RNA sequence: GGCGGCGACCUGCCGAGUCCGUGCAGCCAGGAGGCACGGAGCCGGGGACCCAAAGAUCCCGUUAUCCCCCGGGAUCAGGGGUGAAUCGGCGCUUCAUCGCGCCGUAGGGCGACUUCCAGGCCCGAAUCCGUCAGCUAACCCGGUAGGCGUUCGUGGAAGACACG
Numbered sequence: 001g002g003c004g005g006c007g008a009c010c011u012g013c014c015g016a017g018u019c020c021g022u023g024c025a026g027c028c029a030g031g032a033g034g035c036a037c038g039g040a041g042c043c044g045g046g047g048a049c050c051c052a053a054a055g056a057u058c059c060c061g062u063u064a065u066c067c068c069c070c071g072g073g074a075u076c077a078g079g080g081g082u083g084a085a086u087c088g089g090c091g092c093u094u095c096a097u098c099g100c101g102c103c104g105u106a107g108g109g110c111g112a113c114u115u116c117c118a119g120g121c122c123c124g125a126a127u128c129c130g131u132c133a134g135c136u137a138a139c140c141c142g143g144u145a146g147g148c149g150u151u152c153g154u155g156g157a158a159g160a161c162a163c164g
Base pairs, nucleotide, nucleotide: 011149012148013147014146018040019039020038021037022036023035024034041144042143043142044141045140046139051134055076056075057074058073059072060071061070078132079129080128081127082126087104088103089102090101091100092099107123108122109121110120113159114158115157116156117155118154
């Protein structure tokens, strides 16, 4: 001097995922942190009136016949949540579905105060409930993770803040 590992600190991004307090353990002494509770903020779910909604096919009853309405029965198909992450086309595979890959797409993210216009680059996943949930006041329940980045951060306009 280089490479690698560990710890701490500063700074930025996605995301609700931040902050405060008490106690405990641990430490030579400290720092940061850990665990258990409580609170604030933020986020999500369940849950009335009203409103909205009422799967398909077949059979039976009622009916002057048919259709429709009403009631009953059988069979088939499920449905919903978090999230931007939906919906198509083509191809491969398969009996089919699932799955895989490309090309798009609803929608979403990125500028180091915010918004708007333009431009460029990306994402367009995953997972949970378990036949069940529309909206929904009161009320009830839950979450507060995880994963990444770098050296002047694309142009313009308006506003705010701060400084002089």
c-di-AMP riboswitch aptamer (ydaO/yuaA leader) from Nonomuraea sp. WAC 01424, 164 nucleotides, folded computationally.
Its Rfam family is "c-di-AMP riboswitch aptamer (ydaO/yuaA leader)". Rfam's curators write: This family represents a conserved RNA structure found upstream of the ydaO and yuaA genes in Bacillus subtilis and related genes in other bacteria.
The RNAcentral record of the sequence draws on Rfam.